[in-house]
Molecule: Glycine riboswitch aptamer
Organism: Alicycliphilus denitrificans
RNA sequence: CGUUUCCUUGCUGGAGAGAGGCGCCGCCGGCGCCCACCGAAGGAGCAACCCCCGCCGCCGCGGCAGGGCGAAUCUCUCAGGUAAAGAGGACAGCAGGGCAGAU
Numbered sequence: 001c002g003u004u005u006c007c008u009u010g011c012u013g014g015a016g017a018g019a020g021g022c023g024c025c026g027c028c029g030g031c032g033c034c035c036a037c038c039g040a041a042g043g044a045g046c047a048a049c050c051c052c053c054g055c056c057g058c059c060g061c062g063g064c065a066g067g068g069c070g071a072a073u074c075u076c077u078c079a080g081g082u083a084a085a086g087a088g089g090a091c092a093g094c095a096g097g098g099c100a101g102a103u
Stems, first nucleotide, its partner, number of pairs: 003102001005100001006098008018035001020034006036082003042078001043076003050068003054064004
């Protein structure tokens, strides 16, 4: 200096599920409670591999039990969300900025 991962900014695309019931308010909207749903903000859970340890065996390996590490678009549904509009939105594209490490 460059590349990649990661973080971040702007623009663009971006799904799912009740226009639910009752009550209230400042009433094209909002809030509270109840029921029914969704998973793609966030959050939570864990499989194999690998490691530790104990027991057993056909013993330079293998099997079983316990523990540790351990992923998601899987699972949970705490949070969030469920007409249109608006907002949010994992993720992706484009254009920038940045820290650290490795090469």